A computed fold for a 73-nucleotide RNA from a Candidatus Nanoarchaeia archaeon, annotated as transfer RNA. RNAcentral holds the sequence, with entries from ENA and MGnify.
RNA sequence: GGGCCGGUAGUCUAGCGGUUAUGACAUCACCUUUACACGGUGGGGGUCGGAGGUUCAAAUCCUCCCCGGCCCA
Numbered sequence: 001g002g003g004c005c006g007g008u009a010g011u012c013u014a015g016c017g018g019u020u021a022u023g024a025c026a027u028c029a030c031c032u033u034u035a036c037a038c039g040g041u042g043g044g045g046g047u048c049g050g051a052g053g054u055u056c057a058a059a060u061c062c063u064c065c066c067c068g069g070c071c072c073a
Base pairs, nucleotide, nucleotide: 001072002071003070004069005068006067007066010025011024012023018056027043028042029041030040031039049065050064051063052062053061
């Protein structure tokens, strides 16, 4: 330098162009316990890597860039 795959909450992860972006762990509150842990219920937390484009509508499609991994030279 070229090719392929990936980037979504603190971490991991789902998400056929369409109605409020999913779940788990973690965190907070409550219940439970003498107390802790486990368990149960509920809440908060996302500018979907960045910029532009297509579209009535983009996490999703297109272009460029950034980051990570693998392969080739």

The prediction has a mean pLDDT of 82.
Lineage of the source: Archaea > Nanobdellati > Nanobdellota > Candidatus Nanoarchaeia.